Lysine riboswitch aptamer from a bovine gut metagenome, 157 nucleotides, folded computationally. Of the family's consensus pairs, 100% are formed in the model. Model confidence (mean pLDDT): 78 of 100. RNAcentral holds the sequence, with entries from MGnify.
């Protein structure tokens, strides 16, 4: 220096069904009060455009989903994945989403504290902090360091 196979475990990512919760909510519909514009519609808003069609409360009947989630099953794999930021694809009036690639940071999973996102006390994400794990270096030695372009093992140069 190359190929090939592997390890870390509550391991990563994808997806099918099925479940809880969103929810007795948004919507629809009856009746009854009220509103005349800072009103309505269309939108995740915003802005445009149309426009007076409607809209707000309050009982009563009916009554969802979608994202995210747990589980089980199957798939692909250990930069697995994730996040940030430039540049691209495509939608769009912009806010944003989204293909694809380049840089950088994150070995892991937990727990915690803050901040965003979420209906949500479920999860997720970001930044720190806390022990624990796994590797490899150092060191008379239980302690310190480094970082996945790592680290094992076989092959061939």
């Nucleotide at each position: 220096a190359g190929a090939u196979a592997g390890a870390g475990g509550u391991g990563c990512g994808g997806u099918u069904g099925u479940u809880a919760a969103u929810a007795g909510u948004a919507g629809a519909u009856u009746c009854g009060c009220u509103u005349u514009a800072c009103g309505g519609u269309u939108u995740c808003g915003c802005a445009a455009a149309c426009u007076u069609c409607g809209g707000g409360c309050g009982a009563g009947u009916u009554g969802a989903a979608a994202g995210g989630a747990a589980c089980u099953g199957c798939c692909g794999c250990c930069g697995a994945a994730a996040g940030a930021u430039c540049g691209u694809u495509c939608a769009g009036g912009c806010g944003u989403g989204u293909u694809c690639g380049g840089u950088c940071u994150u070995g892991g999973g937990a727990g915690u504290a803050c901040g965003g996102a979420g209906a949500a006390u479920a999860u997720c994400c970001g930044u720190g902090c806390u022990a624990c794990u796994g590797u490899c270096g150092c060191a008379a030695a239980u302690g310190c360091g480094g970082a996945g372009a790592g680290c094992u093992a076989u092959c061939u140069u």